[in-house]
């Protein structure tokens, strides 16, 4: 140098136009149950922005690698650039 494959939440991981922030597991916290624990079984849990609010907390709006396009609607389609893996030279 070509060629293909991918990047989604703490982490793995499905979703490929339309009630998906975003199954599912897993890890954290919290409650049950126990003399206590483990398992078990329930609930909960991302990141910025703006606003309330003394504060715990809440409302809204945005984020599926950036950046742009396509579309009434984009994680999902095109484009371009970063990173990763694999093959070929």
């Nucleotide at each position: 140098g070509g060629a293909g494959a991918g990047g989604u939440g703490u982490c793995c991981g499905a979703g490929u136009g339309g009630u998906u922030g975003a199954a599912g597991g897993u890890g954290c916290c919290g409650c049950u149950c126990u003399c206590g624990a483990a398992a078990a079984g329930c609930g909960g849990u991302g990141u910025g922005g703006c606003g309330g609010g003394c504060a715990a907390c809440u409302g809204u709006c945005a984020c599926c690698c950036a950046g742009g396009g396509u579309u009434c609607g984009a994680a999902u389609c095109c484009c371009u650039g970063c990173c990763u893996c694999u093959c070929c030279g």